Predicted 3D model of an 84-nucleotide RNA (transfer RNA) from a Lachnospiraceae bacterium. The coordinates come from a structure-prediction model, not an experiment, and the mean pLDDT is 81. Taxonomically the source falls in Lachnospiraceae (Bacteria, Bacillati, Bacillota, Lachnospirales). Its Rfam family is "tRNA". The family's RNA type in Rfam is transfer RNA.

RNA sequence: GCGGAAGUGUCGGAAUUGGCAGACGAGCAAGACUAAGGAUCUUGUGCUGGCAACAGCGUGUGGGUUCAAGUCCCAUCUUCCGCA
Numbered sequence: 001g002c003g004g005a006a007g008u009g010u011c012g013g014a015a016u017u018g019g020c021a022g023a024c025g026a027g028c029a030a031g032a033c034u035a036a037g038g039a040u041c042u043u044g045u046g047c048u049g050g051c052a053a054c055a056g057c058g059u060g061u062g063g064g065u066u067c068a069a070g071u072c073c074c075a076u077c078u079u080c081c082g083c084a
Base pairs, nucleotide, nucleotide: 001083002082003081004080005079006078007077010026011025012024019067027045028044029043030042031041032040046057047056048055049054060076061075062074063073064072
């Protein structure tokens, strides 16, 4: 230099026919249980604003296509693999 794969909450990871983003698990928080802990069980858990209802934003970064994009297209960054 050329080709390919991957990048998603705090972490692992799912969603590929383009149709509710974050299923499921870990972690964390609150509660139950306990004398107190552990284990177990229940509920919650992306960010911002709002009393709430809700609204906006969010899949490495920047654009594009589309009613609709994590998913398709273009450029680019990082990591890994192969070729030269």